[in-house]
């Protein structure tokens, strides 16, 4: 000094996915905070009968070639990150993503009102404008 393997602990991203409280040898439960769906009037839709089925979570939809085949590849609706102490707003730039999976034939939109989740998986170091705020002299 470089290179592996484990731990701990601080910071950060994506995401609705954080905190707290009980009990406890473990489990189990609750509660706020945050997302999600179902569900009148009025409006809105003109279509359904197993069929061209319909729907929900998400940013992830649709076009071209290609292949037995979304199976490769380009492109794109869209939709993320590039740490000022924090916080929102804009410009330019530079990269990433554009999956997946659930309902089961049925579900617009919706007050009350019913009822669900609160996981998973990562590791950024461009550049400038302006309104707040906080800490501190």
């Nucleotide at each position: 000094u470089a290179u592996g393997u484990a731990a701990a602990u601080a910071c950060g991203c994506u995401g609705a996915a954080u905190u707290c409280u009980u009990u406890u040898u473990a489990c189990a439960a609750g509660a706020a905070g945050c997302g999600g769906g179902g569900g009148a009037a009025c409006c809105a839709u003109u279509g359904u009968u197993u069929u061209u089925g319909g729907g929900g979570u998400g940013a992830a939809u649709c076009u071209c070639u290609u292949u037995u085949a979304u199976u490769a590849g380009a492109g794109u609706a869209g939709g993320g990150u590039c740490a000022u102490c924090u916080u929102c707003u804009u410009u330019c730039g530079a990269u990433c993503c554009g999956a997946a999976u659930c309902c089961g034939u049925c579900a617009g939109c919706u007050a009350a009102c019913c009822u669900c989740g609160u996981a998973a998986g990562c590791g950024u170091c461009g550049a400038a404008a302006g309104a707040g705020g906080a800490a501190g002299a």